[in-house]
Context: one part of a larger RNA
RNA sequence: GAACGAACGCUGGCGGCAGGCCUAACACAUGCAAGUCGAGCGAGAUCUUCGGAUCUAGCGGCGGACGGGUGAGUAACGCGUGGGAAUAUGCCCUUCUCUACGGAAUAGCCUCGGGAAACUGGGAGUAAUACCGUAUACGCCCUUCGGGGGAAAGAUUUAUCGGAGAAGGAUUAGCCCGCGUUGGAUUAGGUAGUUGGUGGGGUAAUGGCCUACCAAGCCGACGAUCCAUAGCUGGUUUGAGAGGAUGAUCAGCCACACUGGGACUGAGACACGGCCCAGACUCCUACGGGAGGCAGCAGUGGGGAAUCUUAGACAAUGGGGGAAACCCUGAUCUAGCCAUGCCGCGUGAGCGAUGAAGGCCUUAGGGUUGUAAAGCUCUUUCAGCUGGGAAGAUAAUGACGGUACCAGCAGAAGAAGCCCCGGCUAACUCCGUGCCAGCAGCCGCGGUAAUACGGAGGGGGCUAGCGUUGUUC
Numbered sequence: 001g002a003a004c005g006a007a008c009g010c011u012g013g014c015g016g017c018a019g020g021c022c023u024a025a026c027a028c029a030u031g032c033a034a035g036u037c038g039a040g041c042g043a044g045a046u047c048u049u050c051g052g053a054u055c056u057a058g059c060g061g062c063g064g065a066c067g068g069g070u071g072a073g074u075a076a077c078g079c080g081u082g083g084g085a086a087u088a089u090g091c092c093c094u095u096c097u098c099u100a101c102g103g104a105a106u107a108g109c110c111u112c113g114g115g116a117a118a119c120u121g122g123g124a125g126u127a128a129u130a131c132c133g134u135a136u137a138c139g140c141c142c143u144u145c146g147g148g149g150g151a152a153a154g155a156u157u158u159a160u161c162g163g164a165g166a167a168g169g170a171u172u173a174g175c176c177c178g179c180g181u182u183g184g185a186u187u188a189g190g191u192a193g194u195u196g197g198u199g200g201g202g203u204a205a206u207g208g209c210c211u212a213c214c215a216a217g218c219c220g221a222c223g224a225u226c227c228a229u230a231g232c233u234g235g236u237u238u239g240a241g242a243g244g245a246u247g248a249u250c251a252g253c254c255a256c257a258c259u260g261g262g263a264c265u266g267a268g269a270c271a272c273g274g275c276c277c278a279g280a281c282u283c284c285u286a287c288g289g290g291a292g293g294c295a296g297c298a299g300u301g302g303g304g305a306a307u308c309u310u311a312g313a314c315a316a317u318g319g320g321g322g323a324a325a326c327c328c329u330g331a332u333c334u335a336g337c338c339a340u341g342c343c344g345c346g347u348g349a350g351c352g353a354u355g356a357a358g359g360c361c362u363u364a365g366g367g368u369u370g371u372a373a374a375g376c377u378c379u380u381u382c383a384g385c386u387g388g389g390a391a392g393a394u395a396a397u398g399a400c401g402g403u404a405c406c407a408g409c410a411g412a413a414g415a416a417g418c419c420c421c422g423g424c425u426a427a428c429u430c431c432g433u434g435c436c437a438g439c440a441g442c443c444g445c446g447g448u449a450a451u452a453c454g455g456a457g458g459g460g461g462c463u464a465g466c467g468u469u470g471u472u473c
Base pairs, nucleotide, nucleotide: 001473002472003471004470006469007468008467009466010465013345014344015343016342017341018340019338020337021303026301027300028299030298031297032296035062036061037060040059041058043056044055045054046053047052069256070255071254078181079180080179081178082177083176084175087173088172092169093168094167095166096165097164098163099162100134101133102132103131110123111122112121113120114119140149141148142147154161155160182228183227184226189219190218191217194216195215196214197213198212199211200210201209231253232252233251234250235246236245237244238243258279259278260277261276262275281292282291283290284289309335311334312333313332317331318329319328320327321326348378349377350376351375358369359368360367361366382414384409385408386407387406388405392400417462418461419460420459421458422443423442424441428457429456430455431454432453438445439444
């Protein structure tokens, strides 16, 4: 000098754009953050112009694996980069074929109970795109090549929307490998599923992934193992560069969801707002038993030098469901708060010397503040008031918002501070103090004339900021 997610002190007019718990992955009151489909199904309720319409608890389907948060863990094929073969892929696109015949249940509802509650048991009866069987099989799977196995679902306003099998594509995901990826040797040996093979199991798939047996390997001073630290990257910052430091916001990947473990469902999870078990904590209880998980958006307590509103809207973009209308969406878009940063603008302009008054200094002559003020002539940016008033949306639909913007009106009117002045380093005098009080980044100032302390006048620098502290180069 530059930079900052900064903080603190003094000060503070406006706008645009951005940013805003770096600490306790501490604990959380309250509200919201994932629903939707009646064109899958029966039933019930309400309204009715008796045509029908609306609503929903339940069964069923799709979606809750996306989107949003955080960085605890992780030194690892986690990430980055470049390759690879032994894979899966709902919704989407293309092509081919099919969509036949039956059956048994169950929730809701009704009834009888248990329980404080959460919830739950028995009985009767019912529907489906829920479940099961049979038939069929172009292509599909297995095969000892003889053969064997395997599917479907209908709805409707008759326009369509669906369902099953197979092949291909696209997308997404899983897996393997080369190279790169912090410090410590005051960590030198580490390892028994360990290293390899065979048989088997398991997986969508390769593989000690698992298991039985066999062999005794495998890694390591080119740093194994252990310990400490840490999410990685595109980037950011600094620097002429090489390099150093860093990983906020935005984007990609990974990991996590009170702590630990586990699986279920599913195309996809070992699942933030799903389930089960254990633990800690909090709450309810009739003491028998139950409920919960903000590292979602706001917000609260706490910690801290320190970091915002318990806001509006689905108008746009996008996502889920639906044939659609539409519904949901704290994603998102907006508004609010904060000089936290960057950028822009203003706080007036011109003329004005008796160089007024006052202040300060003085060699008492004067000098300086200083064209500065006053005064005269103008202007009206921003803020204020009044009127008009968008684009963003396309036929309709605008939270933002009567916002941006435009026009008019009044009046210099409402708007300047902070740090420094011994050298480094731009800027000097007086008074007070007297090694005191104090200053200080380094050198160092202060013990009676201190340009270094405190005040004043003057000056220098930056400016809605200025200085200090912290960190990096």
Overview
The part of an RNA shown here (small-subunit ribosomal RNA, 5' domain) has 473 nucleotides and comes from uncultured Albidovulum sp. The prediction has a mean pLDDT of 86. Rfam family: Bacterial small subunit ribosomal RNA.